[in-house]
Parts: sequence; C1' cells; structure tokens
RNA sequence: AUCUUAUCGAGAGAGGGGGAGGGACUGGCCCUGUGAACCCUCAGCAACCUGACGCAUGUCAAGGUGCUAAUUCCAGACAAGCAAUAUGCUUGAAAGAUAAGAA
Repeated sequence: AUCUUAUCGAGAGAGGGGGAGGGACUGGCCCUGUGAACCCUCAGCAACCUGACGCAUGUCAAGGUGCUAAUUCCAGACAAGCAAUAUGCUUGAAAGAUAAGAA
C1' cells in the first nucleotide's frame, strides 16, 4: 500500500520547546504571532482489541491502539425519494478517519 467488517450528531488540554502554517483532497468557511505544524512532559476522553467477573444481555479495569476547535467544520461527480425554481431538502453510495482481522 490492498481487501473485509464495525463506528464516526457524544466525550476529553495544560506546561515547556519550536517559529508559520493548519483544518486529508477540491470549493467554501474557519483556526493561527493573544503563537500554526511538529517534538517532549504531564493530564484527560473513549472503550475497537485486551484482562477480570458473569450462562448471557452486560458490568468493571485500562495493558495495545486512537483521540482531546467547529457533526468527518460544511458541501462535493453517482443513485433513490420529496419539493417546485431556492438548484433546495432527506437517505444511500462514494471519499476520508479509527479499530480489529485477512492475504
């Protein structure tokens, strides 16, 4: 890197270093010298895997990941439905993220 399955309207930040970008991509709209990315320390959230208990629905813990602005920030070629000129609304798909598994 590829495939499969599940989830994505909830939740959770301080300090030190660093010094201009960041929010996947495109468009929008935002965040950012009242300090971006990134690194370190400490803290927290969640509960996919894991462990304990239980016949079980589950309950508890927090070892492996993940996460801690905004619904995946909003929309995005395609399909179905609704509506009736606003090119709108809803759902699905697609794309993306995370986990577990597979070859």
Molecule: SAM riboswitch aptamer (S box leader)
Organism: Anoxybacteroides tepidamans